[in-house]
RNA sequence: GAUUUUGUAGCUCAACUGGCAGAGCAAUUGGAUUAUACCCAAUAGGCUGAAGGUUCGAUUCCUUCCAAAAUCA
Numbered sequence: 001g002a003u004u005u006u007g008u009a010g011c012u013c014a015a016c017u018g019g020c021a022g023a024g025c026a027a028u029u030g031g032a033u034u035a036u037a038c039c040c041a042a043u044a045g046g047c048u049g050a051a052g053g054u055u056c057g058a059u060u061c062c063u064u065c066c067a068a069a070a071u072c073a
Base pairs, nucleotide, nucleotide: 001072002071003070004069005068006067007066010025011024012023013022019056027043028042029041030040031039049065050064051063052062053061
C1' cells in the first nucleotide's frame, strides 16, 4: 500500500432476509441473614464508531472517513 472482517450498556455478546434496542456478568436499592457472602426481587444505565444518502420507517441497505484484527505485497 491492497483486500476482507469487526465496531451495539462499565465488560462479554445478541437483535431471524428494514418495523418498540435485549441477555449474562458488573452497579444501585430492597428482601432474607445475628452479620457478611451466597440467594430472591426490582431499578438505573445506549444519539448502535463519525458524517451523509435511500426509505413512511435504518443497528440492519449504500457512500466517505476513524479505530482494531487477519491475509497478501
This is a predicted structure of a 73-nucleotide RNA (transfer RNA) from Flavobacterium sp. Root901. Rfam family: tRNA. By type it is a transfer RNA. The RNAcentral record of the sequence draws on ENA.